[in-house]
RNA sequence: UAUUCGCCGGGUGAUGAAGCUCACCAUUAACCGCCCGUUCGGCUGAUAGCUUCUAUAAACAA
Numbered sequence: 001u002a003u004u005c006g007c008c009g010g011g012u013g014a015u016g017a018a019g020c021u022c023a024c025c026a027u028u029a030a031c032c033g034c035c036c037g038u039u040c041g042g043c044u045g046a047u048a049g050c051u052u053c054u055a056u057a058a059a060c061a062a
Stems, first nucleotide, its partner, number of pairs: 010025004016053006033043003
């Protein structure tokens, strides 16, 4: 100096918050949604997954 492994932390997983679980990354990283012939136009979802809250949307009832 480079690489690998372990431990303790950190970051990330298409728009908010909390808990739990999982996965990924090592700063030249993980990650930054999909469809359509660029433009244009269109579609799903506040989650990586589960539960709850908040915002939004749809339907029904009072």